Predicted 3D model of a 90-nucleotide RNA (c-di-GMP-I riboswitch aptamer) from a Gammaproteobacteria bacterium. It matches the Rfam family "c-di-GMP-I riboswitch aptamer". Rfam's curators write: GEMM was predicted in a large-scale screen for bacterial structured RNA regulatory elements. Genes associated with GEMM are involved in a diverse array of functions, including chemotaxis regulation, signal transduction, secretion and chitin. Of the family's consensus pairs, 95% are formed in the model. Model confidence (mean pLDDT): 77 of 100.

[in-house]
């Protein structure tokens, strides 16, 4: 110094809930608080889910309403990918 494996030491983030705020909304930030992670650091590039809005189409007598399409947006603690990284030890 590089991979990949572990996670004794030193530590790191924080699940559900509770409070305030922002946002139509998924949600997110800040305290409070641990369920847990060896990247539970960062990054939406490719799935997946889940919110908005559009208007097209088939059915239907006519509306709603569902289904597929299109655009925006949330989600790194859903996956795959990129990129940085800490301790001893093989």
């Nucleotide at each position: 110094g590089u991979u990949a494996g572990u996670g004794c030491c030193u530590g790191g983030c924080a699940a559900a809930c509770c409070u305030g705020u922002u946002g139509u909304g998924a949600a997110a930030c800040a305290g409070g608080g641990g369920c847990g992670c060896a990247a539970a650091g960062c990054c939406u590039c490719c799935g997946g889910u889940c919110c908005c809005g559009c208007g097209c189409u088939u059915c239907a007598g006519g509306a709603a309403u569902u289904g597929g399409g299109c655009g925006g947006g949330a989600u790194a603690g859903c996956g795959g990918g990129g990129u940085u990284g800490c301790a001893a030890c093989c």